[in-house]
RNA sequence: CGGGUCAUCGCUCCCUGUCGUGCAGGGGGAGGAAAGUCCGGACAGCACAGGGCAAUGCACCGGUUAAGCGCCGGGGGACGUUGAACGUGUCGAUAGACGCGCCCAUGCGUUCACAGAUAGUGCCACAGAAAAUAACUGCCGCCCGGCGCAAGCCGGGCGGUGAGGAUGAAAACGUGGGGUAAGAGCCCACGGCGCCGGCGGGUAACCGCCGGCGCGGGUAAACCUUGCAUGCUGAAAUGCCACGUAUACCGGCGACCGAGGGCGGCCCGCCCGAUGCCGGAGGGUAGGCAGCUAGAUCCCUGCAGUAAUGCAGGGGCCAGAUAAAUGAUGGCCGCCCGCUAAUCUAUGCAUAGCGCAUAUGGCGGCGGGAACAGGAUCCGGCUUACAGGUUG
RNA sequence: CGGGAUGUAGCGCAGCCCGGUAGCGCGCUUCGUUCGGGACGAAGAGGCCGCUGGUUCGAGUCCAGUCAUCCCGA
Numbered sequence: 001c002g003g004g005u006c007a008u009c010g011c012u013c014c015c016u017g018u019c020g021u022g023c024a025g026g027g028g029g030a031g032g033a034a035a036g037u038c039c040g041g042a043c044a045g046c047a048c049a050g051g052g053c054a055a056u057g058c059a060c061c062g063g064u065u066a067a068g069c070g071c072c073g074g075g076g077g078a079c080g081u082u083g084a085a086c087g088u089g090u091c092g093a094u095a096g097a098c099g100c101g102c103c104c105a106u107g108c109g110u111u112c113a114c115a116g117a118u119a120g121u122g123c124c125a126c127a128g129a130a131a132a133u134a135a136c137u138g139c140c141g142c143c144c145g146g147c148g149c150a151a152g153c154c155g156g157g158c159g160g161u162g163a164g165g166a167u168g169a170a171a172a173c174g175u176g177g178g179g180u181a182a183g184a185g186c187c188c189a190c191g192g193c194g195c196c197g198g199c200g201g202g203u204a205a206c207c208g209c210c211g212g213c214g215c216g217g218g219u220a221a222a223c224c225u226u227g228c229a230u231g232c233u234g235a236a237a238u239g240c241c242a243c244g245u246a247u248a249c250c251g252g253c254g255a256c257c258g259a260g261g262g263c264g265g266c267c268c269g270c271c272c273g274a275u276g277c278c279g280g281a282g283g284g285u286a287g288g289c290a291g292c293u294a295g296a297u298c299c300c301u302g303c304a305g306u307a308a309u310g311c312a313g314g315g316g317c318c319a320g321a322u323a324a325a326u327g328a329u330g331g332c333c334g335c336c337c338g339c340u341a342a343u344c345u346a347u348g349c350a351u352a353g354c355g356c357a358u359a360u361g362g363c364g365g366c367g368g369g370a371a372c373a374g375g376a377u378c379c380g381g382c383u384u385a386c387a388g389g390u391u392g
Numbered sequence: 393c394g395g396g397a398u399g400u401a402g403c404g405c406a407g408c409c410c411g412g413u414a415g416c417g418c419g420c421u422u423c424g425u426u427c428g429g430g431a432c433g434a435a436g437a438g439g440c441c442g443c444u445g446g447u448u449c450g451a452g453u454c455c456a457g458u459c460a461u462c463c464c465g466a
Base pairs, nucleotide, nucleotide: 001388003333004332005331006330007329008328009327011029012028013027014026015025016024017023018022031372035383036382038381039380040379041378042377043234044233045232046231050268051267052266053265055230056229057228058227059226060074061073062072063071064070075114076112077111078110079109080108081107083104086101087100088099089098090097091096115225116224120223121222122219123218124217136165137164138161139160140159141158142157143156144155145154146153147152173191174190175189176188177187178186192215193214194213195212196211197210198209199208200207201206238290239289240288241287249280250279251278252277253276260272261271262270297316298315299314300313301312302311303310304309335369336368337367338366339365340364343362344361345359346358347357348356349355393465394464395463396462397461398460399459402418403417404416405415412449420436421435422434423433424432442458443457444456445455446454
């Protein structure tokens, strides 16, 4: 992007003609999703002193817009890729080559339901000593008992230790060094993260540098906390016309000590408020008009902007049905698939020449196929469905 | 056109709020009991929770999308 065209028959709406609901002529007649109804508005009705609770939704920053949980741009994180440098091993005389490990600049690509886990509470199965106020084993110190000439060994108790082992999805900042009885951010260097302060850049999110303090796992798509937003109902909204009828009957509540109403809930408060309100049972009508399609509209061009988008000019008119119209059949052309005698082309083999074989090929012939799906007040998005083709 | 609920074994239902082992009744299979059947007793099979993703160490349960069925509204 979602076949084109012609003919015949048929449906619906509008205009014109006609006495006409019929007929004739002319014109219009589904989508990129019309779908799901997930967001946001327009429009309409009702409510619009106020306060609190609750509920629901959203969650980096800026822009855009009628608005948004949309879109655009940026920031940050995660993953992948490229891989300078560092450490280390092997080979090598060196240069260097190869392998492994940790960390990761920059670029590119993908992706993120991206506030808070240092406010509090809860939970973390099994395994494991322990799942968040860590001591099973191991290591170390002291004491007691036994053995031994002794060094020391064995057993028990008390204490230190988060380094080694073992479990797990996850184990108490990482690596290296110092230190220590043994150890540990205990101390130091480098690195990571968090908070605070200062300086610089940026509209901001945030980034960089310096200093200080700290390092206490995960889970908020657990309760929750913080910030922001939200009046409700939807075209069966709503206004009007026509037709018909019975509040016949039963029960309850209530008229200032007030039922009930004020279109999601509760409390306070405020307003309205009486041949009324609620429930049962019964009677009638289930027709028409408006809303209803010209609009944040469509196409082209130019300008502004990185972009989303906006502005200006010109042109166009493009469904309004109500149980619901837009369809069916046939021909031709285009697209896709399968088969195919002969022929053309290409390749291979072979000949003096005729030729033979293969093909995901061209042309022709025959047969078949063409999705998802359909308006119902209207728009802007999102999501989902989709044969085949095209582009990046 | 608008709103709501439910999908778990063959059937009817729990479990979901507050995540860790999927259960109950009827039915089914085998055995016992009986002359045989029913009833009764004992043992057993049968599910990947409508489907697809995500959050999480872990999803029937939480979140999002989607499909189907049912109900209500003048």

Two RNAs folded together computationally: RNase P RNA and transfer RNA, 466 nucleotides in total. The coordinates come from a structure-prediction model, not an experiment, and the mean pLDDT is 75. It holds a member of the Rfam family "Bacterial RNase P class A". Rfam's curators write: Ribonuclease P (RNase P) is a ubiquitous endoribonuclease, found in archaea, bacteria and eukarya as well as chloroplasts and mitochondria.